A computed fold for a 74-nucleotide RNA from a Candidatus Campbelliibacteriota bacterium, annotated as transfer RNA.
It matches the Rfam family "tRNA". The family's RNA type in Rfam is transfer RNA.
[in-house]
């Protein structure tokens, strides 16, 4: 330098053919329970969906450029 995969919550990830409100598990906080804690159960908070543009009535999803991570070729 070229090619491929990936970037979504603190962590690990899902998200269909573009469709309204962006989710799960773990973690955190609160409550119930307990002598106390753990476990269990219930609830809550937490996201500019890597960045900047474009297409569209509508973009996590499609298109372009760039950044970052991993792998391959030279």
């Nucleotide at each position: 330098g070229c090619c491929c995969a990936g970037g979504u919550a603190g962590c690990u990830c899902a998200g269909u053919u573009g469709g309204c409100u962006a989710g799960a598990g773990c973690a955190u906080u609160u409550g119930u329970c307990u002598g106390a804690a753990g476990a269990a159960c219930a609830a809550a908070g937490g996201g500019u969906c890597g960045u900047c543009g474009g297409u569209u009535c509508g973009a996590g999803u499609c298109c372009g450029a760039c950044c970052c991570u991993g792998g391959g070729c030279a």